[in-house]
A computed fold for an 89-nucleotide RNA from a Pyrinomonadaceae bacterium, annotated as c-di-GMP-I riboswitch aptamer. The sequence was found by an Rfam model in a public genome assembly. Model confidence (mean pLDDT): 86 of 100.
């Protein structure tokens, strides 16, 4: 330094609900809250996954599924990159 993470020390975030506010919509952004997290810090301009609008097509008597184009959204869905506290085994 690096891997690694402890009934260590010092702090950090904030799920789910909720006020308000932005948005067609998933959802987001302050405030409260506090599930829980060693990267619950960044990154959707690396791959994959689920959602969301709006059209196709293809099944169905329809309703419905299934597939696919285009914008979107979640980093607290997984991989992946990338920074960083602290120092035990």
């Nucleotide at each position: 330094a690096a891997c690694c993470g402890a009934u260590a020390a010092a702090g950090g975030c904030a799920c789910a609900c909720u006020a308000c506010g932005c948005g067609c919509g998933a959802g987001c952004g302050u405030g409260g809250g506090u599930c829980g997290c060693a990267a619950a810090g960044c990154c959707a301009a690396c791959g994959g996954a689920a959602g969301u609008c709006a059209g196709a097509u293809u099944u169905u008597c329809a309703a419905u599924a299934a597939u696919u184009u285009g914008a979107c959204u979640u980093g607290g869905c997984c991989g992946g990159g990338u920074u960083a506290c602290c120092g035990a085994a």